[in-house]
Context: one part of a larger RNA
RNA sequence: UGACGGGGGCCCGCACAAGCGGAGGAACAUGUGGUUUAAUUCGAAGCAACGCGAAAAACCUUACCAGGGCUUGACAUCCCUCUGACAGGACCUUAACCGGUCCCUCCUUCGGGCAGAGGUGACGAGGUGGUGCAUGGUCGUCGUCAGCUCGUGUCGUGAGAUGUUGGGUUAAGUCCCACAACGAGCGCAACCCUUAUAUCAAGUAGCUAACAGGUAGAGCUGAGCACUCUUAAUAGACUGCCGUGGAGAACACGGAGGAAGGUGGGGAUGACGUCAAAUCAUCAUGCCCCUUAUGACUUGGGCUACACACGUGCUACAAUGGCCGGUACAAAGAGAGGCGAAGGCGCGAGCCGGAGCGAAGCUCAAAAAGCCGGUCCCAGUUCGGAUUGUAGUCUGCAACUCGACUACAUGAAGUUGGAAUCGCUAGUAAUCGCGGGUCAGCAUGCCGCGGUGAAUACGUUCCCGGGGAUUGUACA
Numbered sequence: 001u002g003a004c005g006g007g008g009g010c011c012c013g014c015a016c017a018a019g020c021g022g023a024g025g026a027a028c029a030u031g032u033g034g035u036u037u038a039a040u041u042c043g044a045a046g047c048a049a050c051g052c053g054a055a056a057a058a059c060c061u062u063a064c065c066a067g068g069g070c071u072u073g074a075c076a077u078c079c080c081u082c083u084g085a086c087a088g089g090a091c092c093u094u095a096a097c098c099g100g101u102c103c104c105u106c107c108u109u110c111g112g113g114c115a116g117a118g119g120u121g122a123c124g125a126g127g128u129g130g131u132g133c134a135u136g137g138u139c140g141u142c143g144u145c146a147g148c149u150c151g152u153g154u155c156g157u158g159a160g161a162u163g164u165u166g167g168g169u170u171a172a173g174u175c176c177c178a179c180a181a182c183g184a185g186c187g188c189a190a191c192c193c194u195u196a197u198a199u200c201a202a203g204u205a206g207c208u209a210a211c212a213g214g215u216a217g218a219g220c221u222g223a224g225c226a227c228u229c230u231u232a233a234u235a236g237a238c239u240g241c242c243g244u245g246g247a248g249a250a251c252a253c254g255g256a257g258g259a260a261g262g263u264g265g266g267g268a269u270g271a272c273g274u275c276a277a278a279u280c281a282u283c284a285u286g287c288c289c290c291u292u293a294u295g296a297c298u299u300g301g302g303c304u305a306c307a308c309a310c311g312u313g314c315u316a317c318a319a320u321g322g323c324c325g326g327u328a329c330a331a332a333g334a335g336a337g338g339c340g341a342a343g344g345c346g347c348g349a350g351c352c353g354g355a356g357c358g359a360a361g362c363u364c365a366a367a368a369a370g371c372c373g374g375u376c377c378c379a380g381u382u383c384g385g386a387u388u389g390u391a392g393u394c395u396g397c398a399a400c401u402c403g404a405c406u407a408c409a410u411g412a413a414g415u416u417g418g419a420a421u422c423g424c425u426a427g428u429a430a431u432c433g434c435g436g437g438u439c440a441g442c443a444u445g446c447c448g449c450g451g452u453g454a455a456u457a458c459g460u461u462c463c464c465g466g467g468g469a470u471u472g473u474a475c476a
């Protein structure tokens, strides 16, 4: 100087407390461990691995296993020969390769180019093989915590100290005052995006107040750009104003005005560093290893196994509810090998159909909880839906291993969950639907969107994590 202390003191944080809702019990989904297996490919491991890489494992993917065949190779360069009738496409055949039949087709300066096949070699190709403790790059974490440093000066023999400490204050090493320090840098804040208000400009594909037409109804039509909205520009918030406190400070509290008040709400933004943290399987890369195989191709299987254990979710256990009928109100998105309306068929999944739309135009699209009426009457039930049987629909060469959905039948566990444990402070929690990416098909996961909309915070004694100063020291 650090690190550590079940040392004392100060200050923060959904850290505790005060509340609300969960998970831990059940069924199922999903990930992991274990076990099993020919293989169940690999990685991730307290927080910070476990709905994680994977924003989609039927084939492919795919790296694993079994079988089959290949060896200059699936891919790149050079050389030699051949072909333009090759190659390619279709059909027969094969599990596939191979083999057979048919069809169609380049440029040219005539040297060749281009493409393909075959051959032998050369230089070498290939490796999701090893090492993340050889590395780059990227990223997690402490932590959006308020810290981390430097120059000059001064002090100290020196390691170092000072500045960065002290008194206040702040979300903040934020600012003020003091001070052997004076300044500066990376961080904080601000600048950026979005949201909340207004003005101005623009007015179609958006909108409809007035006028006219029109209808069963309707911005449906003429018309208009008031309003909503859209998207550009500007204004607005700065403790600016008033009062009180404070040191005539920083600042705190209250008030006015205001759409908004003290960083207005949300996002992006992550200092010096820590964990030899993660990744050689995104990619790149040193070294090591394989080279008729640890490479490459193909068929089938596996990654989906199942006594069990754990994590994350979904659905419930009902009456603030279930079921039936009627009836409202969103936002944000997506769409051409696409979204697919009306109409018709089917109990339904869906099918037929094909209008319109590269979309402020058309479509997906029905928002759901809500509200109104009816029914059930506290039961393992008209709760709950697992499981299983039968019959189907759709995607796709192909749903057996192993897809999603529908109808009928079946109707399991479950009556609120032990110890221990998690999230959340406001348009939040809880609850309700909607969309998107991935994607042929497959979402309870992920990423977004809006609807309804709470309770509680006395306080900092205690638990956890963090910051400053201080003290002790079997540590460096």
Base pairs, nucleotide, nucleotide: 001476002475003473004472005471007470010467011466012465013464015460016459019424020423021422022421026315028313029312030311031310032309033308034306035305042053043052064301065300066299067298068297070295077122078121079119080118081117082116083115084114088103089102090101091100092099106113107112126290127289129288130287131286135284136283137279138278140275142273147186148185149184150183151182152181153162154161155160165178166177167176168175192267193266194265195264197235198234199233201231202230203229206225207224208223211222212221213220238261241255242254243253244252245251317417321376322375323374324373325372326371327370333364334363335362338357339356343352344351345350383414388409389408390407391406392405393404394403430452431451432450433449434448435447436446